Predicted 3D model of a 71-nucleotide RNA (transfer RNA) from Haliclona caerulea.

RNA sequence: GCCCUUGUGGUCUAAUGGGAGGAUAUCAGGUUUUCAACCUGAGUGUGGAGGUUCAAUUCCUCUCAGGGGCG
Numbered sequence: 001g002c003c004c005u006u007g008u009g010g011u012c013u014a015a016u017g018g019g020a021g022g023a024u025a026u027c028a029g030g031u032u033u034u035c036a037a038c039c040u041g042a043g044u045g046u047g048g049a050g051g052u053u054c055a056a057u058u059c060c061u062c063u064c065a066g067g068g069g070c071g
Base pairs, nucleotide, nucleotide: 001070002069003068004067005066006065007064010024011023012022013021018054026042027041028040029039030038047063048062049061050060051059
C1' cells in the first nucleotide's frame, strides 16, 4: 500500500428495509428482624459524516477504531 471482517446501554448479545429486544449490572419500591434470594418498576444503546428510500441497525460512499490476510 491492497483486500476481508467487526463496531448496538456499564458489560454480553439478538434484530436480512417498517413497533430497537433479551440477559446481566445499577437505582427505587415491595417482601424479610437484617443480608441474600424473589417480585414490580425506572434510566441508559445502533462508532462519526453524507447519500438512496415514504421509511435505514440493515443498502451505498467516505472516515475513525479493533482484528485478520497478502505484499
The sequence is in RNAcentral, with records from ENA. Its Rfam family is "tRNA". It is annotated as a transfer RNA. Rfam links the family to the GO term triplet codon-amino acid adaptor activity.